[in-house]
A computed fold for a 266-nucleotide RNA from an Actinomycetota bacterium, annotated as Bacterial large signal recognition particle RNA. The organism belongs to Actinomycetota, within Bacteria. The RNAcentral record of the sequence draws on ENA. Rfam family: Bacterial large signal recognition particle RNA. The family's RNA type in Rfam is non-coding RNA gene. It is recorded under the gene name ffs.
This record gives sequence, structure tokens and C1' cells, in this order.
RNA sequence: CCGUGCUAGGCGGGGAAUCAGCGGUGCCCUGUCGCCCGCAAUCCGCUCUAGCGGGGCCGAAUCCCCGACCGAGGGGCCGGCAUUCGGAGCCGAGCCGCCGCGGGAGGCGUUGACGGCCAGGUCCUGCGCAGUGGUGGCCCGUGAACCAGGUCAGGUCCGGAAGGAAGCAGCCUUAAGCGGUAGCCGUCAUGUGAUGCAGGCAAGCCUGGCCCGAGCCGACUGCAGCGGAAACGACCGGAAGCUUCGCCUCGGAGUCGGGUGCACGG
Repeated sequence: CCGUGCUAGGCGGGGAAUCAGCGGUGCCCUGUCGCCCGCAAUCCGCUCUAGCGGGGCCGAAUCCCCGACCGAGGGGCCGGCAUUCGGAGCCGAGCCGCCGCGGGAGGCGUUGACGGCCAGGUCCUGCGCAGUGGUGGCCCGUGAACCAGGUCAGGUCCGGAAGGAAGCAGCCUUAAGCGGUAGCCGUCAUGUGAUGCAGGCAAGCCUGGCCCGAGCCGACUGCAGCGGAAACGACCGGAAGCUUCGCCUCGGAGUCGGGUGCACGG
């Protein structure tokens, strides 16, 4: 140096998450590639030598190990953007009300504005009046087999007779009761009402009279002040999302450099 057979080792790697930690299944990125079968996220198997069990292929180098470079991609931080929830309510903007000042354009006013005084009404209460509703009486009608009255046929009774007595039905009148219609009288009640009387209220409105003598007034708009409600911006805190530059971290594939067995034979 070559050949043969073995061994170490390899047959993907990485990120986040999870975990005491390490791997795996799952999610994401990546490679010129899938080693196969079983287990496994309400987990599966291990313990710093860190998947477990079974099987297969390659096998000392383009394939294994170490380091460096590069860097797909991932994660974090600062900063920024926008969303949402809760809190507080002084500051800014907007809303409502009051007061003051100003402005343009209107209305009323010597047929007396604004203001003041008097009276009445509106409002409330009481009494009374009328109305309305109920009820009683008067009026009319009806209305008693007997236990209401008058008259009492027939019949009955007393009597020698004359004559008398009681008395049913009928008729008439009426009591209790029943019914009726307008009116009159009385009584009870009141969410009806007005030319009544008295009292109350004293703020507003209306009406009338008197005094004074020149202004008065609603609405709109601008500014300032005060107060109120509200909570858009701003403020405090929470939740989750996106993201430029920058920083930190992990980091595939690739590139470069270096390193690394055993046995036999030639």
C1' cells in the first nucleotide's frame, strides 16, 4: 500500500413546549434522506453512560468524532402599533343648565312698556241649594170560604101566632199584602253642578281699576365664569395579538481544518 473478516460507531438533525432532568410519539424548521416492527400526551420509556423491546443494513471513512466559519429557521428582550377588560376622574375636547358681557336680525310700547298697589276669578274646605240614585207616605187598581165590617137570598133556630135571633153563599167597603203610573210631600246618600254664603291659600296665571313715565322682551350666536352628568382623549393596572432597527440565545444543511481501531493474509 492492497485484499478479507470484525469491533467502536452510524442508519437524520434542530427549535419551542412538556419534564426534576434526558429522550420518544405530537407541533414547527430543514436535508442529496425516509432503516423496519411494537409502546406512547386525560402520555410512553429511561436516569447524567439518560428512550425501552425485537429485527435488518453499512462499517475505519465523501458516511464516525472534534473544532471553526457560514447560516435556513425558532425563541426571548428593548422599542413601536393596534384591540379589549377593570380602575380613578384633575387635565384637554364635546353635552346640559345658570349667570355676565357683546353682536346681527325681530316683536311689543305715550291707544302707556317695565314696575308698584287694590279687587275679583282660577285652587282647597265647610254649609246650603238644585240635580241624580235609593226609600216611605199621599193617589189609582187589586185584595179575606172561615178566625174583618155592612147588608144578608136560601136554609136553620126560638115562638101557638105576631114577630124575633144567629148567620153561610152572593154583593159592597176595607185591613195586612200585591201591582201601577206621572206628580206632590218627607227622609238617606253624594268623584253631578252653579249667578249662593263663609273661610282658607298668598307662589303662579287671567281679568278689571289706580299710580309712575320710557323702555321692555323671547329666540339665535360669540366669549368668559360657575355647577352638573358623562367618560372620547390623556392617566394607572391587567389580558392577549402584530412588528422595523438593534441586542441576547438555540441552531439544520453546507464549507474548511484536524483526529481515529482490531485480526489475518499478500